[in-house]
RNA sequence: UCAGAGGUAGCUCAGUGGUAGAGCGUCUGUAUGACACACCGGAGGCCCCAGGUUCAAAUCCUGGCCUCUGAC
Numbered sequence: 001u002c003a004g005a006g007g008u009a010g011c012u013c014a015g016u017g018g019u020a021g022a023g024c025g026u027c028u029g030u031a032u033g034a035c036a037c038a039c040c041g042g043a044g045g046c047c048c049c050a051g052g053u054u055c056a057a058a059u060c061c062u063g064g065c066c067u068c069u070g071a072c
Stems, first nucleotide, its partner, number of pairs: 001071007010024004018055001026042002029039002048064005
């Protein structure tokens, strides 16, 4: 320099046009003499950035930034 994959909750990842989810973690409660386990409930992200298309964009298009992989 070129090509491909990826960027969504604290972490790991779903979600491929119509109000953003799960597991783990975290907090409250139940239970226990206490802790752990288990169970109930809650908080937490306007989706990397800027434009464009659309009635409507995390999702489609363009450019940029970052990470990983490959080629020279």
Predicted 3D model of a 72-nucleotide RNA (transfer RNA) from Blepharisma stoltei. It matches the Rfam family "tRNA". The family's RNA type in Rfam is transfer RNA.